A computed fold for a 377-nucleotide RNA from Brakhagea baltica, annotated as Bacterial RNase P class A. Model confidence (mean pLDDT): 75 of 100. The RNAcentral record of the sequence draws on ENA. A source record names the gene rnpB. Taxonomically the source falls in Brakhagea (Bacteria, Planctomycetota, Planctomycetia, Pirellulaceae).
RNA sequence: UGCGGAGACGGAUGCAAUCGCUUGGGGGGGAAUCUCCCUCCAAGAGGAAAGUCCGGGCACCACAGAGCAGGGUGGUCGAUAACGUCGACCGGUCGUAAGACUAGGGAAAGUGCAACAGAAAGCAAACCGCUAGAUUCUUCUAGUAAGGGUGAAACGGUGGGGUAAGAGCCCACCAGAACGGGUGGUGACAUCCGUUGCUUGGCAAACCCCACCCGGUGCAAGGCUAAACAGAGUGUUGGAUUAGCUUGCUAUUCCAAGUGCUGGCUCGGCAUGAUUCACUCGGGUAGGCCGCUCGACAAACAGAGCAAUCUGUUUGCUAGAUAAAUGAUUGCAGCGUGCAAAUGCAACAGAACCCGGCUUACAAGUCUCCGUGGGGC
Numbered sequence: 001u002g003c004g005g006a007g008a009c010g011g012a013u014g015c016a017a018u019c020g021c022u023u024g025g026g027g028g029g030g031a032a033u034c035u036c037c038c039u040c041c042a043a044g045a046g047g048a049a050a051g052u053c054c055g056g057g058c059a060c061c062a063c064a065g066a067g068c069a070g071g072g073u074g075g076u077c078g079a080u081a082a083c084g085u086c087g088a089c090c091g092g093u094c095g096u097a098a099g100a101c102u103a104g105g106g107a108a109a110g111u112g113c114a115a116c117a118g119a120a121a122g123c124a125a126a127c128c129g130c131u132a133g134a135u136u137c138u139u140c141u142a143g144u145a146a147g148g149g150u151g152a153a154a155c156g157g158u159g160g161g162g163u164a165a166g167a168g169c170c171c172a173c174c175a176g177a178a179c180g181g182g183u184g185g186u187g188a189c190a191u192c193c194g195u196u197g198c199u200u201g202g203c204a205a206a207c208c209c210c211a212c213c214c215g216g217u218g219c220a221a222g223g224c225u226a227a228a229c230a231g232a233g234u235g236u237u238g239g240a241u242u243a244g245c246u247u248g249c250u251a252u253u254c255c256a257a258g259u260g261c262u263g264g265c266u267c268g269g270c271a272u273g274a275u276u277c278a279c280u281c282g283g284g285u286a287g288g289c290c291g292c293u294c295g296a297c298a299a300a301c302a303g304a305g306c307a308a309u310c311u312g313u314u315u316g317c318u319a320g321a322u323a324a325a326u327g328a329u330u331g332c333a334g335c336g337u338g339c340a341a342a343u344g345c346a347a348c349a350g351a352a353c354c355c356g357g358c359u360u361a362c363a364a365g366u367c368u369c370c371g372u373g374g375g376g377c
Base pairs, nucleotide, nucleotide: 001373002372003371004370005369006368007367008366009365013333014332015331016330017329018328019327021044022043023042024041025040026039027038028037029036046348050359051358053357054356055355056354057353058218059217060216061215070214071213072212073211074210075089076088077087078086079085090104091102092101093100094099105209106208110207111206112203113202127148128147129144130143131142132141133140134139156174157173158172159171160170161169175199176198177196178195179194180193181192182191183190184189222290223289224288225287231281232280233279234278235277236257237256238255239254240253242251243250244249245248258272259271260270261269262268297316298315299314300313301312302311303310304309334345335344336343337342
């Protein structure tokens, strides 16, 4: 220095002033309280807040236990609250390598599938070829998987023997498989030895078999409170007056007591038989409050571990809104474009109960480690 591999950071604005918005706290004012107003201080979106795809907390409902059905997961050992996530390792494929990808249990339990091509696609199979025999002389019969050709895939490979021609038919070596054993490893597995000519194809994100896991619904969970409308219940006694008739009832008016309301008390005032008023009650809608943000939390340091991660100490508190606040203006600095004047402030994107993951989106810029070439000293 070329090419390449793995990963991380960053998240374009920062500061100051002024004006707002949401939440919390302090002070003050009117006010019996709630509420309201003024003022000061503090805090106020993300690495993915996103998709809502997994897992958990939490809440309510269901639930003795077991099984069936259904769904999910699928190398091994670990991590974790849990996971389909993460780490390390094993096997396979690709790459010179750094590394990348991997749904990676079972195909001699069963069923099934394989387009096109090809003679033949699962246990056999004869299109050409080869060989033998027959023959009307160009065909038939039989043998043959060595050779040709097709295909993603064609029933081990090379050499020799053998044969009419061939073939694990036989032999040597190589590759694999099954079985038996040794060594190493927690294990997946690796490696070595022996025996058997055993050479038994692929697909299970096809049905299926095996092992393990899984109750349902989601903060619109759920709890407290509670207008309006509808519903249910209750609403006293005495005296006088007038009217009606059924002559002891109904109705009218007034008075007194009681009761209710009049924001807590006294006085005063109002109402007092109503389908219309008053009070009470239960359920509960709108609305209000809680759940709600201190948590498997964050940062620094130390320790254990290859790592994921775990442990300890210290410090910190970092949105909590509800149709939803997180904004605007000015100045200075910075950055981008542009020769300059100037102009712009930016990618993906915006909390909605919380947390761990995965996936997807992402502008400018920056950094670390590693592989493999070339050149120079």
Rfam family: Bacterial RNase P class A. The family's RNA type in Rfam is ribozyme.